[in-house]
RNA sequence: UUGAUCCUGGCUCAGAACGAACGCUGGCGGCAGGCCUAACACAUGCAAGUCGAACGAGAAGCUAACUUCGGUUAGUGGAAAGUGGCGGACGGGUGAGUAACGCGUGGGAAUGUACCCUUGGGUGCGGAACAACAGUUGGAAACGACUGCUAAUACCGCAUAAUGUCUACGGACCAAAGAUUUAUCGCCUAAGGAUCAGCCCGCGUUAGAUUAGCUAGUUGGUAAGGUAAAAGCUUACCAAGGCAGUGAUCUAUAGCUGGUUUGAGAGGAUGAUCAGCCACACUGGGACUGAGACACGGCCCAGACUCCUACGGGAGGCAGCAGUGGGGAAUAUUGGGCAAUGGGCGAAAGCCUGACCCAGCCAUGCCGCGUGAGUGAUGAAGGCCCUAGGGUUGUAAAACUCUUUCAACGGUGAAGAUAAUGACGGUAGCCGUAGAAGAAGCCCCGGCUAACUUCGUGCCAGCAGCCGCGGUAAUACGAAGGGGGCAAGCGUUGUUCGGAAUUACUGGGCGUAAAGCGCGUGUAGGCGGCGUGUUAAGUCAGAUGUGAAAGCCCGGGGCUCAACCCCGGAAUUGCAUUUGAAACUGGCAUGCUUGAGUGUAAGAGAGGAAAGUGGAAUUUCCAGUGUAGAGGUGAAAUUCGUAGAUAUUGGAAAGAACACCAGUGGCGAAGGCGACUUUCUGGCUUACAACUGACGCUGAGACGCGAAAGCGUGGGGAGCAAACAGGAUUAGAUACCCUGGUAGUCCACGCCGUAAACGAUGUAUGCUAGCUGUUGGGUGCUUAAGUACUCAGUGGCUGAGUUAACGCAUUAAGCAUACCGCCUGGGGAGUACGACCGCAAGGUUAAAACUCAAAGGAAUUGACGGGGGCCCGCACAAGCGGUGGAGCAUGUGGUUUAAUUCGAUGAUACGCGAAGAACCUUACCUACCCUUGACAUAUACGUUUUGAUUUCUGGAAACAGAUUUCUUCAGUUCGGCUGGGCGUAUACAGGUGUUGCAUGGCUGUCGUCAGCUCGUGUCGUGAGAUGUUGGGUUAAGUCCCGUAACGAGCGCAACCCCUAUUGCCAGUUGCCAUCAUUUAGUUGGGGACUCUGGCGAGACUGCCGGUGAUAAGCCGGAGGAAGGCGGGGAUGACGUCAAGUCAUCAUGGCCCUUACGGGUAGGGCUACACACGUGCUACAAUGGUGGUGACAGUGGGCAGCGACCUUGCGAGAGGAAGCUAAUCCCAAAAAGCCACCUCAGUUCAGAUUGUUCUCUGCAACUCGAGAGCAUGAAGUUGGAAUCGCUAGUAAUCGUGGGUCAGAUACACCACGGUGAAUACGUUCCCGGGCCUUGUACACACCGCCCGUCACACCAUGGGAGUUGGUUCUACCCGAAGACGGUACGCUAACCUUUUUAGGAAGCAGCCGGCCACGGUAGGGUCAGCAACUGGG
Repeated sequence: UUGAUCCUGGCUCAGAACGAACGCUGGCGGCAGGCCUAACACAUGCAAGUCGAACGAGAAGCUAACUUCGGUUAGUGGAAAGUGGCGGACGGGUGAGUAACGCGUGGGAAUGUACCCUUGGGUGCGGAACAACAGUUGGAAACGACUGCUAAUACCGCAUAAUGUCUACGGACCAAAGAUUUAUCGCCUAAGGAUCAGCCCGCGUUAGAUUAGCUAGUUGGUAAGGUAAAAGCUUACCAAGGCAGUGAUCUAUAGCUGGUUUGAGAGGAUGAUCAGCCACACUGGGACUGAGACACGGCCCAGACUCCUACGGGAGGCAGCAGUGGGGAAUAUUGGGCAAUGGGCGAAAGCCUGACCCAGCCAUGCCGCGUGAGUGAUGAAGGCCCUAGGGUUGUAAAACUCUUUCAACGGUGAAGAUAAUGACGGUAGCCGUAGAAGAAGCCCCGGCUAACUUCGUGCCAGCAGCCGCGGUAAUACGAAGGGGGCAAGCGUUGUUCGGAAUUACUGGGCGUAAAGCGCGUGUAGGCGGCGUGUUAAGUCAGAUGUGAAAGCCCGGGGCUCAACCCCGGAAUUGCAUUUGAAACUGGCAUGCUUGAGUGUAAGAGAGGAAAGUGGAAUUUCCAGUGUAGAGGUGAAAUUCGUAGAUAUUGGAAAGAACACCAGUGGCGAAGGCGACUUUCUGGCUUACAACUGACGCUGAGACGCGAAAGCGUGGGGAGCAAACAGGAUUAGAUACCCUGGUAGUCCACGCCGUAAACGAUGUAUGCUAGCUGUUGGGUGCUUAAGUACUCAGUGGCUGAGUUAACGCAUUAAGCAUACCGCCUGGGGAGUACGACCGCAAGGUUAAAACUCAAAGGAAUUGACGGGGGCCCGCACAAGCGGUGGAGCAUGUGGUUUAAUUCGAUGAUACGCGAAGAACCUUACCUACCCUUGACAUAUACGUUUUGAUUUCUGGAAACAGAUUUCUUCAGUUCGGCUGGGCGUAUACAGGUGUUGCAUGGCUGUCGUCAGCUCGUGUCGUGAGAUGUUGGGUUAAGUCCCGUAACGAGCGCAACCCCUAUUGCCAGUUGCCAUCAUUUAGUUGGGGACUCUGGCGAGACUGCCGGUGAUAAGCCGGAGGAAGGCGGGGAUGACGUCAAGUCAUCAUGGCCCUUACGGGUAGGGCUACACACGUGCUACAAUGGUGGUGACAGUGGGCAGCGACCUUGCGAGAGGAAGCUAAUCCCAAAAAGCCACCUCAGUUCAGAUUGUUCUCUGCAACUCGAGAGCAUGAAGUUGGAAUCGCUAGUAAUCGUGGGUCAGAUACACCACGGUGAAUACGUUCCCGGGCCUUGUACACACCGCCCGUCACACCAUGGGAGUUGGUUCUACCCGAAGACGGUACGCUAACCUUUUUAGGAAGCAGCCGGCCACGGUAGGGUCAGCAACUGGG
């Protein structure tokens, strides 16, 4: 995440931190920090020198003397350079490399150590050179070459020689340096110390197994060499070792640590500044010197790059401090000073020191301060909102009274220095002066998350961390007002930890959410029964050493506080050594029997393998009988059959499978195993308790087994049957159905190695309530049946417990232990690549990019199902009559039009709004007019000519102008005061304009269906359930019974109205039996009857019988006018359809305002190729026409109904009585009955048309109805389909009314007359109710959702190849260098002396192996690009 719930699970946010960057903003100070990127390239300056008390030589200057006045000499002086000494191995920078004894920590032995300290001893005698310098000379330069001179603390020899070194223990060998002036400093040797450095070892130190094997000096030994020193450090020989699943090797990444940051902690991330260690110094290699280097500011070589050049050659190395370019989102001054601290040299003065101390730049961070304080209500103005009252900004401001921190200005002025020396610096601090003066922003305000309104916008513009907001009323966009938060900062972005128990050590899981390997055997490993003794590895306790400093923490102190700094303590959970303890774990020893195994005696079994045997059935073949079909299906056809099928009888063959028994029965580790017999063989169980004595459990790798399908070779092949063929079905049917049919299924051998291989539940052990079956054993009691107990299996139910729930529950998913396997959001994907396996198919192992905010589990309520059960309805069925065909009427769509006004559109629009469009209505169109308006209210001003009416002109009229007559507004306090009218002006009116998806009200529909809920209680973690379910019953949640429910409400029913029977009362306009009377209930009279209309009665399953449960009820009967709701009406639960209506009305928002308002005339709503709905009239004889003339009931009537008379063929007309109605009128009821017509487009039907009239009305042209005469269309019962109706109903017949001047009414609403048929029944269609079930639906099946294809885009795999990095192997080349050899060339020190020499010792040169760069060839690996292509 859902309609809601619980859970699983990911995503996101709130916190803290930063060497940060970016946006907006910016007052001060203190303390810190400042190239995270290009270990990219560097101009310029500086960063390591110093010593004359080691040495020679000695410039300038000064002094003195001399002088030819040019200068010379002597002294002093000490620059620059040289020899020599010490230092340039420190200090400073950087993090490229390095996964390593590099670092951290703790140890170790085989070492060196300049300067320093302590101690012992020594310091004698000689010699030969080389720089500088001079001369000559090469070169552009850098830099040299030759000749000659010279000093030393430079170099060499001799002497001396141990407490030194070597030793074959006899012995041998080894040193020195002086300087200066009287005091020291040096020098040599030896021992010790201190410091520093080198080496070795234990432990710790990133990721990847899609890196599993690596290694030849490799591992060890001997010998030699080598080093300061141990060592394969090196070489020769010998051996074949060494490392690795506790992760070698390889690949990628990375300086390590103290610490920093986060966190409750454990952990995680990190390694800037400061400190320790390491590594590096343009790239690679190398050595020299030296105490120390394989050396940042030294050397040599190679390479790349840059610079100079006279082209021959040379020079250079900022990862020192500044600085430049470049890169980048991004990081500072080419500053001052050696005053302090520290370093080098020196005896010292001192010199050097971009170490360092300071200053500059930057809000980069942390900390502190300020931007004022008090009083101040007409709650000012302005802004914003508003229900127009007010509210809010807000004591905020103004105003008044104060203060002066910081900054500014003036003055004074430190400490840092224990004598001198102060860059910082006229700085910090202190004093004074003036004045509220110079000093506030940023983000947010839908929820999370503190803070809300208005306007604008209208899925646009935009916002967004997640959810999400925006489609005309946005607290979510933009602006404003207001509010919230933080504050010299505030937000954003990035990164880390946290929350995240979301990798779970602390601290998670795996039946269904992700997750138990398909199953076993078993190696390593992990874990392991009872007793005793011992040990002391683990464990526990104490002590010692170490755990650098800084940091964190605690206490104290110093800057006014704080940050910051100083002092002390604690801590540093670690490591090592040592002393103890001995319970537990481990080791050793010894014993035990309960775990495990063996034995003996039995037992059950589809356990496995091989061989053999059997019967039933199918098919085929042969033969017989026999004849026309068989077969197959929902129905058919393909197919077989007259060449004899199917059927049936007999015989034969072949292969496969084993009916009944058969069972939540048995066996097996799982897969799996089913006829019978034999042989071989594994495991299990029971009883006994004889034996062994922990022999055990689990199990990474490994090995084995492993359904079906599939593969290989060879057989076999009856039936069945993928593929395939044909026939059907179908819109299609590559399917389901049918007829055939090949692989295969079977056997042998060999592969494959997967399944929803499931109990979706790893193995083993122990413990924890029961009931009831069943399989195989055993024991007790019992004659038996049986019963009680027990072991091992296999089932069902239920308790504790557990679980998110479902459920599990001694066969655990409970409580525990041991070990293994596996999981960490969904998709991508069990896919790609790589590797291994395989003959192949394929399997195993197994990612990422990208994408989503979910995916998922269980349960709940609904809805749905071509799921189930029960039930109802004119729902079907059974019937009757229609519609759909014709003509006409009417409504709608469409089309047309200037307009054909608008709305209603499945059921639930379409004779609907409209109970009535010629004008009006009227909303539409055209034309002409009006603008405070046709209408309302208010104010101000003016006026008081108001109402009716005649005529004329213009005009279509509205309107405008003129005109005739009558009347002159009302009240009054007498004031133009009040009201009314009119005119002007202003507010406003007006709108059938828009939004029914902003609304009220009203209405339709499901549906007059029987439902919809609540309180309390109970159950459930919860949504919810229960009640409302169940058994009966009803029209009904109607009633009864049962029941963790008990009650209640809205609905049902009843109460209301009409109607059916009747009593009483009343008796006109109604009625008339009796009595009179009349043409006539006409009149008198009467109230009996009918009728009217009031009040009552009556019907309740009340009575009887049956049935049911003794109930509710149902069935039948009696009586009754009526019988089981008597018939009809009104009455419509919770809700559904964003159903309909802004055009009945009301109403929010928006829109129009000389028009979208108002008026008038004419036109339109009545159009007409067409389509649909609803009706009327017909098609005829159950009829038509003519005649006759009987019987209703509702209603309506005064601007009305109108009798009656006259008149007209008629519609009507002219008179006219009565009636405001039980009185008069409309008013004639019609179907009925009699006669004619005789089956025809007719004596049916009446459309259409012509013509003459009537009526209404201002007016019948567009566009009314009616009458007469004439005309006489389609139509002969209607395709698919479809509608209504269950009794006074359908059908049929007429009558009335509303609206209305008239009327297109055949519509609608009522009224009565005549008056049927049928219902077996609930299988099916439609709709509905209840229960139940499934669900991936909840906008709820008109749902959800899968794949291809088309277009655009994104990331990715393959890809002929191509480009580059890295690495390995083999070979070639072989700079510099050290080492080894050689050395005919060369050589001052020593020796010999035969001396133009020789020796010793060395050097150049040459040779050799080693080796950097480079080259050739071939591999591995990583990355970029790529036509085309694959899936996502």
The RNA shown here (small-subunit ribosomal RNA) has 1432 nucleotides and comes from an uncultured organism. Model confidence (mean pLDDT): 84 of 100. It matches the Rfam family "Bacterial small subunit ribosomal RNA".